[in-house]
RNA sequence: GCAGAAACGGCAAACCCGCCGAGAGGCGGGGACGCAAAGCCACGGGACCUCGUUUGGUCAGCCGGGCUGCCUCGC
Numbered sequence: 001g002c003a004g005a006a007a008c009g010g011c012a013a014a015c016c017c018g019c020c021g022a023g024a025g026g027c028g029g030g031g032a033c034g035c036a037a038a039g040c041c042a043c044g045g046g047a048c049c050u051c052g053u054u055u056g057g058u059c060a061g062c063c064g065g066g067c068u069g070c071c072u073c074g075c
Base pairs, nucleotide, nucleotide: 001075002074003072004071010035011034015030016029017028018027019026020025033061039067040066041065043064044063045062046059047058048057049056
């Protein structure tokens, strides 16, 4: 460097509760469907929202890309 069988350790979908937001959605708690980058970044594609407005906002757990990182049967 490649790869990903395991998981010391890690994250946490749906759903429920509280708060924020017009909304998509976000944050906290509970909870686990899953995840080897489900860590971070809206750069390309895509999806979603529509108070205002035109080039506004949301999604990194849709795909690609960039940056960073743990472990290991292995190559």

The RNA shown here (c-di-GMP-I-GGC riboswitch aptamer) has 75 nucleotides and comes from an Egibacteraceae bacterium. It was read from a public genome assembly, where an Rfam model found it. The source organism's lineage runs through Bacteria, Bacillati, Nitriliruptoria, Egibacterales and Egibacteraceae.